RNA sequence: GGGCUCAUAGCUCAGUUGGGAGAGCGCUGCGUUCGCAACGCAGAGGUCGAGGGUUCGAAUCCCUUUGGGUCCA
Numbered sequence: 001g002g003g004c005u006c007a008u009a010g011c012u013c014a015g016u017u018g019g020g021a022g023a024g025c026g027c028u029g030c031g032u033u034c035g036c037a038a039c040g041c042a043g044a045g046g047u048c049g050a051g052g053g054u055u056c057g058a059a060u061c062c063c064u065u066u067g068g069g070u071c072c073a
Base pairs, nucleotide, nucleotide: 001072002071003070004069005068006067007066010025011024012023013022019056027043028042029041030040031039049065050064051063052062053061
């Protein structure tokens, strides 16, 4: 320098005929308990790496770009 791939909640990740942003763990509150844990119920938490484009509508398609991984040189 070139190819491929990953980036979504605090963590690990799902979400590819373009239309509801989600799960588990964690966190907060309540219940249960003498108390803790476990369990049950409820809740908070996300500019979907960044910028732009297409579209009525973009995490998803296109372009540029940043960072990580990997292969080739």
The RNA shown here (transfer RNA) has 73 nucleotides and comes from a Lachnospiraceae bacterium. The coordinates come from a structure-prediction model, not an experiment, and the mean pLDDT is 82. The sequence was found in a public genome assembly. Rfam family: tRNA. By type it is a transfer RNA. Its family is annotated with triplet codon-amino acid adaptor activity in the Gene Ontology. The source organism's lineage runs through Bacteria, Bacillati, Bacillota, Clostridia and Lachnospiraceae.